[in-house]
RNA sequence: AUUUGGGAGAGACUGUACAUACAGCACCGAAGGGGAAAUACACACAUAAACUCUCAGGUAAAAGGACCGAAU
Numbered sequence: 001a002u003u004u005g006g007g008a009g010a011g012a013c014u015g016u017a018c019a020u021a022c023a024g025c026a027c028c029g030a031a032g033g034g035g036a037a038a039u040a041c042a043c044a045c046a047u048a049a050a051c052u053c054u055c056a057g058g059u060a061a062a063a064g065g066a067c068c069g070a071a072u
Stems, first nucleotide, its partner, number of pairs: 001072006011025001013024004026059003032055001033053003
């Protein structure tokens, strides 16, 4: 990296449209993205996350999904 199994949270909200979508309010953090600590160092620079912010994404099912297991 590929295949496969498991995999949480939060309105099946309201209106328009008519089957995609748009607008409004309320929410979620585990795609992605942003933020910065201690320590080391003479100082500075540099350097994280499952923390934090929700831009994005998501709030019945489907799809997606950090992370973990198995195989190659």

Glycine riboswitch aptamer from a chicken gut metagenome, 72 nucleotides, folded computationally. It matches the Rfam family "Glycine riboswitch aptamer". About the family: This family represents the bacterial glycine riboswitch. Model confidence (mean pLDDT): 78 of 100. The RNAcentral record of the sequence draws on MGnify.